[in-house]
Molecule: small-subunit ribosomal RNA
Organism: uncultured prokaryote
């Protein structure tokens, strides 16, 4: 400390995700020990049952059981002894323990503060004399089911009352007045009263901190204050009365909503965020409310009184509860213990104490809940065992692992011993911790995970299924991502999930982030409040700083640093820190408030400018339009083209005149004003602002700007005017598949005045205002000033362009900053949903403004790169187009294909780039298809065994395959003669074989194709954060990235071209063909001698290189022309195909991974099928006719093939062929007659002497066989066809077009295919257009790259939300109405022991009743906020639906606000 995830790729912006750590956790699998902590986080929900506060006999009457003793009627009953229970009395009970409901508050934190109490306790002072009258217990009588009383009678006190005393206490008018006391008891001690101090505890005040919401902006009548009284323990509207009208709030008052505050805890470098379990402070509450008694102290968790709801009891009259003490039970929940022991310690109440109580505590129980330690064993042990798993079959793992062998004994298990904790005595825990001894490796491993993030790979099974997933994502037949399996990898008695917080997240940013295009600058100004503030000094010292003192900052926790348990956790000592608040001592630079001074800020006054700034009113011309009148005649208008529409009732044109409205052509400008919006003919008036000069003068007077006001294009609204032209809506014409658009005729709101509204915009420079600073250069604009004055320079102020530094993700910004600053405002915080609801405000409406949420996806985005891609631009190529010739597209036919048929028509090929294509040869075979008939180690290959040579021959069945049978016959090699070996055949068994089955989307090799297009790349070097770009772009030039130049780029490389073949000229070497060229000969045939000169043949050289002139270009490159030359600018033709696209073709040509079949999908055989026909398509053959047709006559090739073969030749046969056969493995023999031509003859325009197709018929070769299904010949027959529609092919010279020959397959069968040669044209102006391509350049939301991408309704399922007639509970506020209980207060005729008394009575005190307050209750009206609603409105998700095509390229009507 990062990381994945938006792209094709990059940077950048942003947002989701992971990896850490934590937990009072919980699930889900597994679990051995021990130690230390921790355990209802939900229902402040209901509780059975126990126990959680009592003690004091040294305060008091009394005095039970028990025991002892005497007695005794045996029932007692007296006496001591005991001292229970209950009761008076005292003190405790307000502490401990619990829980977090309410509370946003002086509640809680911190610091202060001034007008209080404080029982027990410490100090010190000083003091209890003396008398009264009552009551509980108890006993009677009596009421009630019960709780619980009633009524009368005795009795005590440290209970209660007077009286006395009283320095000191308290009042006071400063004279005085008023107030106590308890006694127990055995010395002794404990208590009592009054007072003062103190300690510890507590009430009150008061500064400062302490959640969210402004879709809560106004709150408040004891309210704020003030006299005066009350009350209080004490200040105080705390109460009351008068009085006065005040207080709080935008520095957030009142409302709602949430929440117990702190130390601290848990994260983080740290700031900070998040919490507030356990431990400690401090509050609140104790079923809910509401109250007051007692008390030192409560408005009282285990106390009272009322009200309510609930529970239990009840003889129905009336009672009685209150676990949020501890354990426990239901309930509710993912979820959270035992109805234990002890008071042995610690603490705590009571008591002089002995001691009694303490579910406080200390201890055990449960639970891996966490945290920490330990153990599940150590050494050795290669034949690298078995077995698994995986292989490429060798081996690799698992793995020293185990097994053996040798050793230990922690832990647990067994037996013994046995603490500390206790300071004199007591020990729950406990027979515990430790010791010590025994036995035996023996009791003791899981769980997640292995696609990348992220450590850790394979096979099997699954086939977008089953599933998986934190994000990106796997999975549609070779899944390292699903599910076993084997391997590894992480952790460990625990591992993973799941929630939850922080982190990462600079992603709210104080530390530390932004707003030109990524989210974000308010549309503009004017100014309040509030921020910030120019120089100078002089005093203050409020904030601030730099130094110190003093007080707090509880303890624990954390840190450091010691110490104890065997270590650790865990306890414990000491320290430091606790960053803060107070107060104080001191400077006076900062800020600041005083006072004073300055003038650079900013302003005024005089003197000049320039300007579509603004308001009113006037005034002009031009054009449109309408009207009148002329001229003038048939069209105008309007489109892409037309229509509708005007016109012969006279238009349109044009020429006069009148009318109105509305806008100001040229000037006119990156020109001018203005805060924006905006302003645009001349003229006045009236007005704001601003520039520039020059002095003067005010004297900081400033800049900002929340709220507020104002101002605010166009549309739209009111009201009332105008109303030419244009023009929403609307209408019609058209276009279109459709066209509610675009285009065209028309047209109304509106635009236009005057008042009021609206108050928004891509209100844009998508850049708030203000100051200051920081290279220039070149415009344009308003002033000034200076000089050498048609010009120049400078300076102030406005506006452009470029451009350094710097900024910037980048594009760009750049003295008019988006540069470096400083000051204030104002907005951002993923996309969607949405600028939307719903609340309030504004508005006549329209709507504006302010502004959520649920849901949903991983992304949305910015900029810049390579590419593709355009109905974007530019250059430039190609038979791409025109220009020509000739076809298809119409016939009959051939051949393929689709499609249909079938039992099968086997299979693939699918636009170009599939269809005479695999197929260079389907009658059997080929054959992959069907049908029937057979087989199973097989037609084929290799290994074992055993037999036997191989190989012929024949017979019977059958369609054959096969089956049965019968005969013949024994080889070679080495040999010890017994065998062995090769090589064939049989036979068995298995291991294999085989497969034209499947996957061209598992390959590999081959091919196609764009495309012979010229291009695609690297290395070094520069740019660039980068993708990447330069090079390769640019000026030329090529066919060519061909080459020149030029340039941050210099080379290279694969392509191009050239080396290769063939052709065109020529030389040369050869000569069983070629010549008679030259001689001979000649049967006239190069036939023969002879000869290689020619042609030829094949082998080798030459020849062209833009070299050569000229000419243009840049002196280049090249190009245009000429010469020479068989050939001239690559002569022609061929082979040869760059990175690299088509998941392009082929598993049926071979290979080959995987699946799949194994008496079949394999293998063999017959006999059908691939050859079918209502159609369609695409390739091609003959025509169709006189440039023909038909007959006879004659002439000239090339390049090939031949021994199961070509076959002369002679003979038959009209012919196909037939019989016989010479020559030749072939420059020698054949195949072989070339045809078109060319000469002649004939047909004469006709469905023909054209065309043959179809059919009869006779026939000939192939072949085992020509029905299904050959090819050819001969006679006969003679269909369609008269040049073929929209369309569309191929061709630029020896080319098209025509004519024939060969040749491969092939027994046999070609119009196809692969070559040969003959005869041999026309045409290119040119590149707009159409196809395809190249380079360069712009746009882009595309990148599976336009076949792209994408946007709305409609249907459909689904999900949240909204509006709704009401319905319904919850909260709250006013107003009334009641009004327990309960202080107060008034009354008190009834009732009362102390005191007083004249004995009547008083004084006092109580019941009762009344009156304020005032909880539940009730009634009406409002107000927030929930549910839940027939019906509805939009959204948002959802593989293949519907309809169009609006955005992305000029997107086809630019976009968009």
């Nucleotide at each position: 400390a990062g990381a994945g995830u938006u792209u094709g790729a990059u940077c950048c912006u942003g947002g989701c995700u992971c990896a850490g750590a934590a937990c009072g956790a919980a699930c889900g699998c597994u679990g051995g020990c021990g130690g230390c902590a921790g355990g209802c986080c939900u229902a402040a929900c209901a509780c059975a049952u126990g126990c959680a506060a009592g003690u004091c006999g040294a305060g008091g009457g009394g005095g039970a059981a028990g025991c002892u003793a005497u007695u005794u009627u045996c029932g007692g009953a007296u006496a001591g002894u005991g001292g229970a229970g209950a009761c008076c009395g005292g003190c405790g009970c307000a502490c401990g323990g619990g829980u977090g409901a309410g509370u946003a508050a002086c509640g809680c934190g911190u610091g202060g503060g001034a007008a209080c109490c404080u029982a027990c306790c410490c100090a010190a002072a000083g003091g209890a004399g003396g008398g009264g009258g009552a009551u509980a217990a108890c006993c009677g009588c009596u009421g009630g089911a019960a709780a619980c009383g009633g009524c009368g009678g005795c009795u005590a006190a440290u209970a209660c009352c007077g009286c006395a005393u009283a320095c000191g206490c308290c009042u006071u008018u400063a004279g005085g007045g008023g107030g106590a006391a308890a006694g127990a008891u055995u010395u002794a001690u404990c208590g009592c009263c009054u007072u003062u101090g103190g300690a510890g505890g507590g009430g009150c005040c008061c500064g400062c901190g302490u959640u969210g919401g402004a879709u809560u902006a106004g709150c408040u009548u004891g309210u704020u204050g003030g006299u005066g009284a009350g009350g209080u323990a004490a200040a105080g509207g705390c109460u009351c009365a008068c009085c006065a009208a005040g207080g709080c709030a935008u520095c957030g008052a009142u409302c709602c909503a949430u929440a117990g505050c702190u130390g601290g805890u848990c994260u983080g470098a740290g700031a900070g965020g998040a919490u507030g379990a356990u431990c400690a402070g401090c509050c609140a509450c104790a079923c809910u409310g509401g109250g007051a008694c007692u008390g030192a102290g409560a408005c009282a968790c285990g106390g009272c009184c009322c009200a309510g709801a609930c529970u239990c009891c009840u003889a129905c009259g009336g009672g009685a509860g209150g676990c949020a003490g501890c354990a426990g039970u239901g309930g509710g929940g993912a979820a959270u213990a035992u109805u234990g022991g002890a008071c042995a310690a610690u603490g705590g109440g009571g008591g002089c104490a002995a001691c009694c109580c303490u579910g406080a505590u200390c201890c055990a129980g449960c639970c891996a809940u966490g945290c920490c330690g330990c153990g599940u064993g150590a050494g050795u042990g290669a034949a690298g065992a078995a077995g698994g798993c995986c292989u490429u079959a060798g081996g690799g793992u698992u793995g020293u692992a185990a097994a053996g062998c040798u050793c230990u004994u922690u832990c647990a298990c067994c037996g013994g011993u046995g603490a500390a904790g206790a300071u004199g005595a007591u020990g729950a825990c406990g027979g515990u911790a430790g010791c010590c001894g025994g036995a035996g490796a023996a009791g003791a491993a899981g769980c997640c995970c292995c696609g990348g993030c992220u450590a850790a790979c394979u096979c099997c099974g699954u086939g977008c299924c089953a599933g998986c997933a934190g994000c990106c994502g796997c999975g549609g037949u070779a899944a390292u991502a699903c599910g076993g399996a084997g391997g590894g990898g992480g952790c460990a008695a625990g591992c993973g999930u799941u929630g939850u917080u922080c982190g990462g997240a600079a992603u709210u940013a104080c530390u530390g982030g932004g707003c030109g295009u990524a989210a974000a600058g308010g549309g503009c100004g004017c100014g309040u409040a509030g921020g910030c503030g120019g120089a100078c000094g002089u005093g203050c010292a409020a904030g601030u700083u730099a130094a110190g003192g003093g007080g707090u900052g509880a303890a624990a926790g954390g840190c450091c640093u010691g110490g104890g348990c065997u270590c650790a956790a865990c306890c414990u000592g000491g320290g430091a820190a606790c960053u803060g608040c107070c107060u104080u001592u001191g400077a006076a630079a900062c800020u600041g408030a005083a006072a004073g001074u300055c003038u650079a800020g900013a302003g005024u006054c005089c003197g000049g400018g320039a300007g579509a700034g603004g308001a009113u009113g006037g005034c002009g011309g031009a054009a449109u339009u309408c009207c009148c009148a002329g001229u003038g005649u048939a069209g105008a208008g309007g489109u892409g083209a037309a229509a509708u529409u005007c016109g012969u009732a006279g238009a349109u044109a044009u020429u006069g005149g009148g009318a109105a409205g509305a806008a100001c052509a040229c000037c006119g400008g990156u020109g001018g004003c203005g805060a924006a919006g905006g302003c645009g003919g001349c003229c006045a008036u009236c007005u704001g602002g601003u520039c520039c000069a020059u002095u003067a003068c005010u004297g900081a007077c400033g800049c900002u700007a929340a709220g507020g006001c104002g101002c605010g294009a166009a549309a739209g609204c009111g009201u009332g005017g105008g109303g030419a032209g244009c023009a929403a809506a609307c209408a019609g014409g058209a276009u279109u598949a459709g066209a509610u658009a675009c285009c065209c005729u028309g047209g109304u709101a509106g635009u236009c005045c005057a008042c009021g509204c609206c108050g928004u915009a891509a209100a844009c420079g998508a850049u708030g205002u203000g100051u200051g600073c920081u290279a220039g250069c070149c415009g344009c604009u308003g002033g000034g000033c200076u000089c050498u004055c048609g010009g120049a320079g400078u300076u102030c102020g406005g506006u452009g362009g470029c451009g350094c530094a710097g900024c910037u993700a980048a594009c760009g910004c750049a003295u008019u900053a988006a540069g470096c600053a400083c000051a204030c405002c104002g907005c951002c915080u993923g996309g969607g949903g949405a600028g939307u609801a719903c609340g309030g405000c504004c508005g006549c409406a329209a709507g504006g403004u302010u502004a959520a949420a649920a849901c949903u996806c991983a992304a949305a985005g910015g900029a810049a790169u390579u590419g593709a891609c355009g109905g974007g631009g530019g250059c430039c190529c190609g038979c791409a187009c025109a220009a020509g010739c000739g076809g298809u597209g119409g016939a009959g036919c051939a051949u393929g294909u689709g499609g249909u048929u079938u039992a099968a028509u086997u299979c693939g090929a699918a636009g170009c780039a599939a269809c005479g294509c695999g197929c260079a040869g389907a009658a059997c075979c080929u054959u992959a298809c069907c049908u029937g008939g057979g087989u199973u180690u097989g037609a084929c290959a290799u290994c074992u065994c055993g037999g036997g040579a191989a190989u012929c021959c024949c017979c019977c069945u059958g369609a054959a395959a096969g089956g049965g049978g019968g005969g013949a016959g024994u080889g070679c090699c080495c040999u010890u003669u017994u065998g062995g070996g090769a090589g064939c055949c049989c036979g068995a068994a298995g291991a294999c074989a085989g497969g034209u089955g499947c996957u061209g989307c598992a390959u590999g090799g081959c091919u196609g194709u764009c495309g012979u297009c010229a291009g695609c790349u690297c290395g070094u070097g520069u740019c660039g954060u980068g993708a990447g770009a330069u090079g390769u772009u640019g000026g030329g030039u090529u066919a060519a990235g061909u080459c020149c130049c030029g340039c941050a780029a210099c080379g290279a490389g694969c392509g191009c071209a050239a080396c290769c073949c063939c052709u065109g000229u020529c030389c040369u070497u050869a000569g069983u063909u070629g010549c008679c060229a030259g001689c001979g000969g000649u049967u006239c045939g190069g036939c023969c001698g002879g000869g290689c000169a020619c042609u030829c043949u094949a082998g080798g050289g030459a020849g062209a290189c833009u070299g050569c002139c000229g000419g243009u270009g840049u002196u280049a490159a090249a190009c245009c022309g000429g010469a020479g030359g068989a050939a001239g600018g690559u002569g022609g033709g061929g082979a040869c195909g760059a990175c690299g696209u088509c998941a392009a073709g082929u598993c049926c040509u071979c290979a080959u991974g995987g699946c799949c079949c194994u008496u079949a999908u394999g293998c063999c055989c017959a006999g059908g099928g691939c050859u079918a026909c209502a159609c369609a398509c695409g390739u091609g053959c003959u025509a169709c006719a006189a440039u023909g047709g038909u007959c006879g006559g004659u002439a000239c090739a090339g390049a090939g093939g031949g021994c199961a073969g070509c076959g002369a030749c002679a003979c038959c046969g009209c012919g196909a062929g037939g019989u016989g056969g010479a020559g030749c493995g072939a420059a020698u023999c054949c195949c072989a007659g070339a045809a078109a031509g060319c000469c002649g003859a004939u047909c004469u325009c006709a469905g023909u002497c054209c065309g043959g197709a179809u059919u009869g018929g006779a026939g000939u070769c192939u072949g085992c066989a020509a029905c299904u299904c050959g090819a050819c010949u001969c006679c006969a027959u003679g269909a369609a066809g008269g040049u073929g529609g929209a369309a569309u092919c191929g061709c630029u010279a020896g080319u098209a077009a025509u004519c024939g020959c060969g040749g491969a397959u092939c027994a046999g069968c070609a119009u196809g295919c692969c070559g040969c040669g003959g005869u041999g044209a026309a045409u290119a102006c040119g590149u707009u257009c159409c196809c395809g391509g190249g380079c360069c350049u712009u746009g882009u939301a595309c990148a599976c790259a336009c076949c792209g991408c994408c946007c709305g309704u409609c249907a459909c399922a689904c999900c949240a939300c909204g509006a709704a007639a009401g319905c319904u509970g919850c909260u709250u506020a006013g107003a009334c109405c009641a009004g327990a209980a309960g202080u107060c207060a008034g009354u008190g005729a009834c009732c009362c022991a102390a005191c007083c008394u004249u004995c009547g009575g008083g004084a006092g005190g109580g019941a009762g009743c009344u009156g304020c307050c005032c909880a539940a209750g009730g009634u009406c009206u409002g107000g927030g906020g929930g549910g839940u609603g027939a019906u509805u409105g939009g959204g948002g998700u959802g593989a293949a639906g519907u309809c169009g095509u609006a955005a992305c390229a000029a997107g086809g009507u630019a976009a968009c606000c």